About this RNA
A computed fold for an 88-nucleotide RNA from Allolucifera butyrica, annotated as c-di-GMP-I riboswitch aptamer. The coordinates come from a structure-prediction model, not an experiment, and the mean pLDDT is 79. Rfam family: c-di-GMP-I riboswitch aptamer. Its family is annotated with cyclic-di-GMP binding in the Gene Ontology. The RNAcentral record of the sequence draws on Rfam.
[in-house]
RNA sequence: CAAAUAGGGAGGCAAACCCAUCGAAAGGUGGGGACGCAAAGCCGUGGGUCUAAAGGGUUUUUAAACCUAAGAUUGCCAGGUUGCAAAU
Numbered sequence: 001c002a003a004a005u006a007g008g009g010a011g012g013c014a015a016a017c018c019c020a021u022c023g024a025a026a027g028g029u030g031g032g033g034a035c036g037c038a039a040a041g042c043c044g045u046g047g048g049u050c051u052a053a054a055g056g057g058u059u060u061u062u063a064a065a066c067c068u069a070a071g072a073u074u075g076c077c078a079g080g081u082u083g084c085a086a087a088u
Stems, first nucleotide, its partner, number of pairs: 004088002007084001012037002017032006035075001041081003045078003048073003055067002
């Protein structure tokens, strides 16, 4: 210096929930808070899942229901990519 295993002195991130805010919604952002996480860092590339504003057609006029992602989820899985004190 590089790779693999792995996880520690100090540390890192932050689920649910609450408040505020953005959004049609799913969900996001900030603060509090910790269920957990060795990549729970980053990327929507593939699959899955969630929502359905716009759009579509059906119904009996409305309403309602149905289809549909270009929206969301990296803490759903995979893939890509970048990484940490000690130890082997």